This is a predicted structure of an 89-nucleotide RNA (Glycine riboswitch aptamer) from a soil metagenome. RNAcentral holds the sequence, with entries from MGnify. Rfam family: Glycine riboswitch aptamer. Its family is annotated with glycine biosynthetic process in the Gene Ontology. The model forms 90% of the base pairs in the Rfam consensus.
RNA sequence: GCGCGGGAGAGACCCGCCGAUUCCUACAGGGACCGGCGGGACGCCGAAGGAGCAACCGCCCCGGAAACUCUCAGGCCCAGGGACCGCGC
Numbered sequence: 001g002c003g004c005g006g007g008a009g010a011g012a013c014c015c016g017c018c019g020a021u022u023c024c025u026a027c028a029g030g031g032a033c034c035g036g037c038g039g040g041a042c043g044c045c046g047a048a049g050g051a052g053c054a055a056c057c058g059c060c061c062c063g064g065a066a067a068c069u070c071u072c073a074g075g076c077c078c079a080g081g082g083a084c085c086g087c088g089c
Base pairs, nucleotide, nucleotide: 001089002088003087004086005085006084011042013040014039015038016037017036018035019034021032022031023030024029043076044075045074049072050070051069052068056064057063058062
């Protein structure tokens, strides 16, 4: 490096559109609830990546550097991704 298996954390809200169920109706429409898509604002997570400090390490005048820190990116239904761990080559 490749293959297989395991693999966490953090979200609820508002608006618009569509669909289903149900209730009311003056039949124009309205309420409740569920799902999908889009948008907005705020909050949150840390295990792709990135950045910072520097514990630590080395061949030690110099280098390599985290699971710590930040959150630019990414993520907070599922999926995907996924540090790291195990097995095989």